A computed fold for a 98-nucleotide RNA from Neobacillus mesonae, annotated as SAM riboswitch aptamer (S box leader). The coordinates come from a structure-prediction model, not an experiment, and the mean pLDDT is 84.
RNA sequence: UUCUUAUCCAGAGAGGUGGAGGGACUGGCCCUGUGAUACCUCAGCAGCAGACAUUCGUACUGUGCUAAUUCCAGAAGCGUAAGGCUUGAAGAUAAGAA
Numbered sequence: 001u002u003c004u005u006a007u008c009c010a011g012a013g014a015g016g017u018g019g020a021g022g023g024a025c026u027g028g029c030c031c032u033g034u035g036a037u038a039c040c041u042c043a044g045c046a047g048c049a050g051a052c053a054u055u056c057g058u059a060c061u062g063u064g065c066u067a068a069u070u071c072c073a074g075a076a077g078c079g080u081a082a083g084g085c086u087u088g089a090a091g092a093u094a095a096g097a098a
Stems, first nucleotide, its partner, number of pairs: 001098008013042005021031003025074004043066003047063004051058002070090001075087004
């Protein structure tokens, strides 16, 4: 990097450095000099796999995560006066495989 499988309406932020972008893409809508992204420190959450316990669980190991449902929509189908519903695509994470 690719493939397969599972999950994605729950949960959880402070400080420091630094100084303009960020929320994957497109559109919308948001966040942001009352300091973005990023990095560091500490703290926290508990999704997946392992370990222990095996009833709940523990945060121990490997990862992951800590604005907004994956922020909403995107393609197809159904449907409404409008709002909408279902499935999918894309994306993210984990485990396994190549």